[in-house]
RNA sequence: GGCAAACCCACCGAAAGGUGGAGACGCAAAGCCACGAGGCUAACGCGCUGAAAGCGCCAAGCCAGUCGGGCUACCGAA
Numbered sequence: 001g002g003c004a005a006a007c008c009c010a011c012c013g014a015a016a017g018g019u020g021g022a023g024a025c026g027c028a029a030a031g032c033c034a035c036g037a038g039g040c041u042a043a044c045g046c047g048c049u050g051a052a053a054g055c056g057c058c059a060a061g062c063c064a065g066u067c068g069g070g071c072u073a074c075c076g077a078a
């Protein structure tokens, strides 16, 4: 030199969450990849129901700042 948690604002999304702004809790790979484990959500679908509402199950959605694994990595000093 780099990144940016929470809170807040705008937008996207059913949600989890994401993107941008603002902001720094932290991070020596907090750069990238859902391959393994794990976690979050449950729209669609399925089940219960005469139907609706509601409830339950489900990832093809998401988390790389949960862990492991893989790939990659600037400048300077000693």
Stems, first nucleotide, its partner, number of pairs: 002027002008021005025065001031071003035068003038063003045057004
Predicted 3D model of a 78-nucleotide RNA (c-di-GMP-I riboswitch aptamer) from a soil metagenome.